Source information:
A computed fold for a 75-nucleotide RNA from Chthoniobacter sp., annotated as transfer RNA. Rfam family: tRNA. It is annotated as a transfer RNA. Its family is annotated with triplet codon-amino acid adaptor activity in the Gene Ontology. The RNAcentral record of the sequence draws on ENA and MGnify. The coordinates come from a structure-prediction model, not an experiment, and the mean pLDDT is 82. Lineage of the source: Bacteria > Pseudomonadati > Spartobacteria > Chthoniobacterales > Chthoniobacter.
Order: sequence, then C1' cells, then structure tokens
RNA sequence: GCGGCGUUAGCUCAGCGGUAGAGCAGGUGCUUUACACGCAUCUGGUCGGGGGUUCGAUCCCCUCACGCCGCACCA
Repeated sequence: GCGGCGUUAGCUCAGCGGUAGAGCAGGUGCUUUACACGCAUCUGGUCGGGGGUUCGAUCCCCUCACGCCGCACCA
C1' cells in the first nucleotide's frame, strides 16, 4: 500500500430500511435473624466521527478513525 471482517447499554453480543433489544452487571422491593440464592420491578445507548441516498437509516453508499486477519512491498 491492497483486500476482508469488526466498531450497538458498564461488559459480552443480537437486530441489517419503519423511530433499539437480550444476558450479565447496577438501583429498589419481596423473601431471610442476616448474607447468598431466587422472584418482581426500574435505570442505563450521540447504534465510532462526518457526509450522502430515502418519506424514513443501526441497517444502503462515500469518507475518516480505531481494532483484528490475510496479501504485497521493504538492503
């Protein structure tokens, strides 16, 4: 330098055009003498940045950044 994959909640990941979810974690309550477990409920996201297409974008296109993998180049 070229190509591929990835970037979504604190963490691990779904969702791939119709205004975002699960598990874990966290708060509160119930239960317990108490803790743990269990149950109920709640909080939490500029969907990496910017631009474009569209009535509408996490999703499609372009670009940039970062990470991983492969290839090439390098006395």